Overview
GlmS glucosamine-6-phosphate activated ribozyme aptamer, 166 nucleotides, folded computationally. Its Rfam family is "glmS glucosamine-6-phosphate activated ribozyme aptamer". The family's RNA type in Rfam is riboswitch. Rfam's curators write: This entry contains a glucosamine-6-phosphate activated ribozyme that is found in the mRNA for GlmS. GlmS is an enzyme that uses fructose-6-phosphate and glutamine to generate glucosamine-6-phosphate. The ribozyme catalyses self cleavage of the glmS mRNA that is thought to regulate GlmS activity. It was read from a public genome assembly, where an Rfam model found it.

RNA sequence: GGUUGACAAAAAGCGCCGGGCCACGCGGGUGACAGCCGUGAGGGUGACGAGGAGAAGGAUCAUCGAAAGAUUCGGCGGAUGUUCUUCCGGCUGAUGGCUGUACCAGCCGAUAGAGAGGAGCAAAAAACGGCAGCAAUACCGCAACAGAUCUCUUCAAAGCAAGCCA
Numbered sequence: 001g002g003u004u005g006a007c008a009a010a011a012a013g014c015g016c017c018g019g020g021c022c023a024c025g026c027g028g029g030u031g032a033c034a035g036c037c038g039u040g041a042g043g044g045u046g047a048c049g050a051g052g053a054g055a056a057g058g059a060u061c062a063u064c065g066a067a068a069g070a071u072u073c074g075g076c077g078g079a080u081g082u083u084c085u086u087c088c089g090g091c092u093g094a095u096g097g098c099u100g101u102a103c104c105a106g107c108c109g110a111u112a113g114a115g116a117g118g119a120g121c122a123a124a125a126a127a128c129g130g131c132a133g134c135a136a137u138a139c140c141g142c143a144a145c146a147g148a149u150c151u152c153u154u155c156a157a158a159g160c161a162a163g164c165c166a
Stems, first nucleotide, its partner, number of pairs: 014077004019073001020045003024040005048065003054087007088109006096165004103159001115155006128141003132137001
């Protein structure tokens, strides 16, 4: 340094990496470099936040913008997305009047109202400073800047079924 097994913890733009790219070493090459070629159980890079979980199963290239313009590219795994079915749960809907736990319907998920309008809000990159490394590059500090299926707010729907009373 690597491999295998066990245990524990963390994360869900999350984890990993054989492609690609970058730097370095070694070999080839050269007068010597560089380019270039080969090579390394070697090194580096490989998602910036916002948002997202009732349960089970199926399907599916899983929302939003910011940055960048060799990469957030490509691959593997995972995933709180979407959608369908069932179950659980919540809200709303009836009438001459009352009840509504059960049925039905609609919409949702413990912040439990689809849809329409209005309002609201990040972090990183870059720059600057610091720090580690031969380097690629990583890490730390610092101000600002979005959009949405997010948040707030306004508007906003629907049962001649059932029971009882008159």